[in-house]
Context: one part of a larger RNA
RNA sequence: AGUCAAUGCACGGAUGACUUGGUUAGGUGAGGCGAAGAAGGACGGGGUAAGCACCGAUAUGCCUCGGGGAGCCGCAAACUGGCUUUGAUCCGAGGAAUUCCGAAUGGGGCAACCCAUCAUGGGUUAUACCAUGAUAUUCCCUAGUUGAAUUCAAUAGACAUGGGAAAGCGAUACCAGGCGAACUGAAACAUCUAAGUACCCUGAGGAAAAGAAAUCACCGAGAUUCCCCUAGUAGUGGCGAGCGAAGCGGGAACAGUCUAAACCUUUUUUCCGCAAGGAAAAAAGGGGUUGCGGGACCUCGAUGUGGGAUUGUCUUAGGAUAGCAGAAGUAUCUGGAAAGAUACGCCAAAGAGAGUGAAAGCCUCGUAAGCGAAAUUUUAAGACACCCUAGAGGUAUCCCAAGUAACACGGGACACGGGAAAUCCUGUGUGAAUCUGGGCCGACCACGGUCUAAGACUAAAAACUACACCUAAACCGAUAGUGCACAAGUACCGUGAGGGAAAGUUGAAAAGAACGCUGGUGAAGCGAGUGAAAUAGAACCUAAAAUCAUUGACUU
Numbered sequence: 001a002g003u004c005a006a007u008g009c010a011c012g013g014a015u016g017a018c019u020u021g022g023u024u025a026g027g028u029g030a031g032g033c034g035a036a037g038a039a040g041g042a043c044g045g046g047g048u049a050a051g052c053a054c055c056g057a058u059a060u061g062c063c064u065c066g067g068g069g070a071g072c073c074g075c076a077a078a079c080u081g082g083c084u085u086u087g088a089u090c091c092g093a094g095g096a097a098u099u100c101c102g103a104a105u106g107g108g109g110c111a112a113c114c115c116a117u118c119a120u121g122g123g124u125u126a127u128a129c130c131a132u133g134a135u136a137u138u139c140c141c142u143a144g145u146u147g148a149a150u151u152c153a154a155u156a157g158a159c160a161u162g163g164g165a166a167a168g169c170g171a172u173a174c175c176a177g178g179c180g181a182a183c184u185g186a187a188a189c190a191u192c193u194a195a196g197u198a199c200c201c202u203g204a205g206g207a208a209a210a211g212a213a214a215u216c217a218c219c220g221a222g223a224u225u226c227c228c229c230u231a232g233u234a235g236u237g238g239c240g241a242g243c244g245a246a247g248c249g250g251g252a253a254c255a256g257u258c259u260a261a262a263c264c265u266u267u268u269u270u271c272c273g274c275a276a277g278g279a280a281a282a283a284a285g286g287g288g289u290u291g292c293g294g295g296a297c298c299u300c301g302a303u304g305u306g307g308g309a310u311u312g313u314c315u316u317a318g319g320a321u322a323g324c325a326g327a328a329g330u331a332u333c334u335g336g337a338a339a340g341a342u343a344c345g346c347c348a349a350a351g352a353g354a355g356u357g358a359a360a361g362c363c364u365c366g367u368a369a370g371c372g373a374a375a376u377u378u379u380a381a382g383a384c385a386c387c388c389u390a391g392a393g394g395u396a397u398c399c400c401a402a403g404u405a406a407c408a409c410g411g412g413a414c415a416c417g418g419g420a421a422a423u424c425c426u427g428u429g430u431g432a433a434u435c436u437g438g439g440c441c442g443a444c445c446a447c448g449g450u451c452u453a454a455g456a457c458u459a460a461a462a463a464c465u466a467c468a469c470c471u472a473a474a475c476c477g478a479u480a481g482u483g484c485a486c487a488a489g490u491a492c493c494g495u496g497a498g499g500g501a502a503a504g505u506u507g508a509a510a511a512g513a514a515c516g517c518u519g520g521u522g523a524a525g526c527g528a529g530u531g532a533a534a535u536a537g538a539a540c541c542u543a544a545a546a547u548c549a550u551u552g553a554c555u556u
Stems, first nucleotide, its partner, number of pairs: 001555008010547001016541001017505002021476002023473007030465002032169002040101003043056003047079002051075002053060001062095006071083003106115003116135007137166005144159003174205001175203004185192001189238001215221002225252004235243002256457003259401001263286010291435001293400004297394004306388003311385011323371002329344005345362002347351001353365003406430008416442001437452005492499002512540001515527004
């Protein structure tokens, strides 16, 4: 120096056991908050108060109503001091108050700070000073004051009173629109694909979007949406890679409506006119709303019927936000402790589960079946109010959505890459018709069929889950499961965007070791004591290996 072994209240923290926390799924609710100042923060508030939680100068809380019934002053001990059966703490509903920053909005600013103006009130002899309120921007409506081109006017415009709206945040979700890639695949690559995907922007809702046929079809059907199927079919495609329908059929859910115009009435303005009056335009109201074409117009007739997606009130019945009540076991033994064992019982619409000093239907909380709301809220039904709702015949005339349809050129969307390319959208240019009209039926034409564009609204079935509650698991069990079971988006790192931990377990109960000894009035230890156990002593359940110390044997 090494190897091996033993010992060590050495070191270390694997393993086992446990679970406060996570993960996934399902269900119900809710799906927004904000100038009445949000989300998120800063700074404060406790007798002692650093952190978390709670709250806001009324600051660990204030008021009212309801529940509840003996203790309470959070995590979190202790001392001090208080509250409470005149009902506290606690739980629920509704209010009050809520500093400063932040869209931040009186002006400014290096967020949580600085500086104002006006009005009113206080205060002063008068200033000063204090309190309260108002004072941002844009848009809409609205008193008023002004006011060009253009002489008087008028208009545009400017200023301005009062009222209203918007903004910002939120889920990396869902939805619609706008803009819009590349890697990749084609075994290279350019048309093509990836893909109208990702990213970005705008807007909205609890869903959004779509939606009552200028649709499909050729029997006929009868708004939209979603699922199954049709079907990887018909097609499309450097006919490569690939892309890829639709009608029918079967289901889910079902719901239909309102304007424009013709025509009538009223009002206002302008123009013509000496006047009477006439014309035009605009606004408001009535009327009217469809394809067996309808309506206006003319004639006749009806006052009741049916319905509603509507807001309000009321009634009834439920739900949500606190809760109430809830059956039935004792003895002996072992043990530190009984829920274990033994003996004899009981309840059960309750033998789900959790806890209790080991393993409890009958100890505790619960469970089954029931019950309950002053207040707020929600659902359904009904009543009232409210809203909508009618036909027959005639036909000379009028109306039936215009820079639209259509066409040409250039693009895009349609499963469809310009193709025989219909259909839809539209940048440029042309540019109709009004029912004897017009679109479509995949170039185009004819016949036939079908529908009625150029205005608008519309629940349900269908997508998602930041959030609240409930339930479950051949999900994890502290290097796992969320990054976080703990003062975790914390400590810490970075100028910053951003990155981002470690860290659970004494015991049934602190009974957390009085007192003594050694020691530096230490650290630490030894006694004593508690406890079932202290080899459970706070560096605390269990306590492996590496490692360390000592001792022994052996090798060199």